Context: one part of a larger RNA
């Protein structure tokens, strides 16, 4: 030096666990904001910090309900207090709500600086303090807008990497991204539609038609529609004049359905092993409750719950439906009469674009930047060049629920989803620490024990670190660097061997 065995150290794999995630679904809700939002700054407790809550009335105030014994949020104790004269806590409503922020009196390097006017206080006074108010745009003068928010929607703009095995038409793709606007959905929508010689009868979505018909440097690729089957169904108004009715929306009241706290809710004992019983044994009970979770191991009967009950529960607020009342204006609705009316710089055309699955092609159809430019139901559009015949519909005005899309948010449910290098980046003071001038990037880090019973006291040591006793505990090789504790790696002791 090597190998082996044993005992340790180091290290944190593995196993077990789960406070957290992921995915999907059901129901709700689908907005907040000048009555100042979202997001923040700074404060605020008996308190130094972080989180949470709150706002100079500051972990809170008032009130109305619920509830019934403990409470003063968490890390996290201590001190001092509160509470059956009902606290803490839960829910409805209200008050307060600094400063920044659309930020709005002016300014500004966000959380700061400086004003005007009115009223009031103080001061002899210059002044100072308090409260209120003062931005801009639109407006019918009543009022409204502005900003924020996850996706979904519509509209205005609009790439490139890529593919074509290069590349230019083409593709990626009207995608990403930017912008505007709105809603709980949006958009679309009651045929100048399809069809085919038969007929259908607004729109939207799904299945299917169909990778078909087609388009295409006929390359790469792109890619319908009608019919059929379903989901869901709903039709109206204006473009004339005039007369009338009356209560649809809205509003008030009553009633009703929900929501926002909650309530009731069955039945077990003994023995035994053990630190501990829920295990084992013996004998019972309940069950419309043997879902689930907790409790010192595995509990229907210990605790929380669970099933069930058209069970009962709401002062206040809000919500669904119904009924009723009154009628000034506005919006709108309905009815009658008369007589009509039928959307023009439009349809179409030429040139140039764009959209249609369709790249100009034999290219219809839709749209429109420029230039033009009809007819008026005895009329006009379409039926994929164009013409005839035939069929079909009536543009150039407007509104319209449902079926459809999405989920930041609330509640619940489920999983041949993860289980701490996984699962969200984040189970922990996580969008934190840290990095970057900045846009931005972005971690690591879970587990003592049933209970802190968290090691009094003694000794060694530097009034250390760390140990040795003692004690707690079932266990301390569970001692806080704490469950289990693999390997690499480092030692000690013994054996064999070079």
């Nucleotide at each position: 030096g090597g190998c082996c065995a044993u005992a340790g150290g180091u290290g944190g794999a593995u196993g077990c666990c789960u406070u957290g995630g992921c995915u999907a679904g059901u129901a709700g809700a689908g907005g907040c904001g000048a009555u100042g939002a979202a997001a923040g700054a700074c404060g605020u407790a008996c308190u130094a910090g972080g989180c949470u809550g709150c706002g100079a009335a500051a972990a809170g105030c008032c009130u109305c309900g619920g509830g019934g014994a403990g409470c003063u949020g968490c890390c996290a104790a201590g001190a001092a207090g509160c509470u059956u004269u009902g606290a803490u806590c839960c829910g409805g409503g209200g008050a307060u709500u600094u400063c920044u922020g659309a930020a709005u009196g002016g300014g500004g390097c966000g959380a700061c600086c400086c004003a005007g006017c009115a009223u009031g206080g103080c001061g002899c006074g210059a002044g100072u303090c308090a409260u209120g108010u003062u931005a801009c745009c639109c407006u019918a003068c009543g009022g409204g807008g502005g900003g924020c928010g996850a996706a979904c929607u519509c509209a205005g703009g609009g790439a490139a990497g890529u593919g074509a095995a290069a590349c230019a038409u083409c593709u990626c793709a009207g995608u990403a991204c930017c912008u505007g606007a709105a809603g709980g959905a949006a958009a679309a929508g009651a045929a100048a539609u399809c069809a085919a010689a038969c007929g259908a009868g607004a729109u939207u979505c799904c299945c299917a038609u169909a990778g078909u018909a087609g388009c295409g440097g006929c390359g790469a690729g792109c890619g319908a529609a009608a019919a059929g089957g379903g989901a869901u169904u709903a039709g109206g108004g204006c473009a004339c004049u005039u007369a009338g009715u009356g209560a649809u929306a809205a509003u008030a009241u009553a009633u009703u359905u929900g929501u926002u706290a909650g309530c009731u809710g069955a039945a077990c004992a003994c023995u035994u092993u053990g630190g501990a019983a829920a295990g084992a044994g013996u004998g019972a009970a309940c069950a419309u409750a043997g879902a689930g979770g907790g409790u010192g191991a595995u509990a229907u009967u210990c605790c929380c719950g669970u099933a069930a009950g058209c069970g009962a529960a709401a002062a206040c607020a809000u919500u669904u439906g119904u009924a009723u009342g009154g009628u000034a204006c506005u919006a709108g609705a309905c009815u009658g009469a008369g007589g009509a009316a039928u959307g023009a710089g439009u349809a179409g055309g030429u040139c140039g674009g764009g959209a249609c699955a369709c790249g100009u092609g034999u290219u219809a159809u839709c749209u429109u930047g420029a230039c033009u430019g009809a007819a008026u139901a005895u009329g006009g559009g379409g039926g994929g060049a164009c013409c005839a015949c035939c069929c079909u519909c009536c543009a150039a005005c407007c509104c319209u629920a449902a079926a459809u899309a999405c989920u930041a948010c609330u509640a619940c449910u489920a999983g041949a989803c993860c289980g701490a290098u996984a699962g969200c980046g984040a189970a922990c003071a996580a969008g934190u620490a840290c990095c970057g001038u900045g846009a931005g990037g972005g971690a690591a880090a879970g587990g003592u024990g049933a209970a802190a019973a968290g090691g009094a006291c003694u000794g060694c040591g530097g009034u250390g670190a760390g140990c040795a006793g003692a004690g707690u505990g079932a266990a301390a090789u569970a001692g806080a660097a704490c469950c289990u504790g693999a390997a690499a790696c480092c030692u000690a002791u013994g054996g064999c061997u070079u």
A computed fold for a 498-nucleotide part of an RNA from Sulfurimonas sp. CVO, annotated as large-subunit ribosomal RNA, domain I. Its mean pLDDT, the model's own confidence on a scale to 100, is 84.